[in-house]
The RNA shown here (transfer RNA) has 72 nucleotides and comes from Pedosphaera parvula Ellin514. Its mean pLDDT, the model's own confidence on a scale to 100, is 80. Its Rfam family is "tRNA". NCBI's taxonomy places the organism under Bacteria, Verrucomicrobiota, Pedosphaerae, Pedosphaera, Pedosphaera parvula.

RNA sequence: UCCAAAGUAGCUCAAUGGUAGAGCAAUCGGCUGUUAACCGAUCGGUUGUAGGUUCGAGUCCUACCUUUGGAG
Numbered sequence: 001u002c003c004a005a006a007g008u009a010g011c012u013c014a015a016u017g018g019u020a021g022a023g024c025a026a027u028c029g030g031c032u033g034u035u036a037a038c039c040g041a042u043c044g045g046u047u048g049u050a051g052g053u054u055c056g057a058g059u060c061c062u063a064c065c066u067u068u069g070g071a072g
Stems, first nucleotide, its partner, number of pairs: 001071007010024004018055001026042005048064005
């Protein structure tokens, strides 16, 4: 330099173009001699950035940024 993949909650990952979710973590409560475990609830999102297409974009298109892999 070129090619490909990935980027979504604190972490690991989902989500047919049509209300962005789960598990873990955190907080609160229940349970009990106490802790852990277990049960319930709550909290938590500029979907990497900027544009484009569309009635509607996490999803499709373009450029850029970061990371990983490959070629040279």